[in-house]
RNA sequence: GCCGAAGUAGCUCAGUUGGUAGAGCAGCUCCAUGGUAAGGAGCAGGUCGCCGGUUCGAUCCCGGCCUUCGGCU
Numbered sequence: 001g002c003c004g005a006a007g008u009a010g011c012u013c014a015g016u017u018g019g020u021a022g023a024g025c026a027g028c029u030c031c032a033u034g035g036u037a038a039g040g041a042g043c044a045g046g047u048c049g050c051c052g053g054u055u056c057g058a059u060c061c062c063g064g065c066c067u068u069c070g071g072c073u
């Protein structure tokens, strides 16, 4: 330099022929116990890597860039 994959909650990951987002763990509150753990119920947490484009509407489609990983030279 070229090619490919990935980037979504603190962490690991889903997600949809395009209609504005979820799970598990972690966190907080409550229940329960003589108390702790386990258990049950609930709550909070996100400019979906960045900038543009298409569209009535983009996490999703298109282009560029950034980061990480792999391959080729």
Stems, first nucleotide, its partner, number of pairs: 001072007010025004019056001027043005049065005
A computed fold for a 73-nucleotide RNA from Candidatus Adlerbacteria bacterium RIFCSPHIGHO2_02_FULL_54_18, annotated as transfer RNA. It was read from a public genome assembly. The coordinates come from a structure-prediction model, not an experiment, and the mean pLDDT is 81. Rfam family: tRNA. Its family is annotated with triplet codon-amino acid adaptor activity in the Gene Ontology.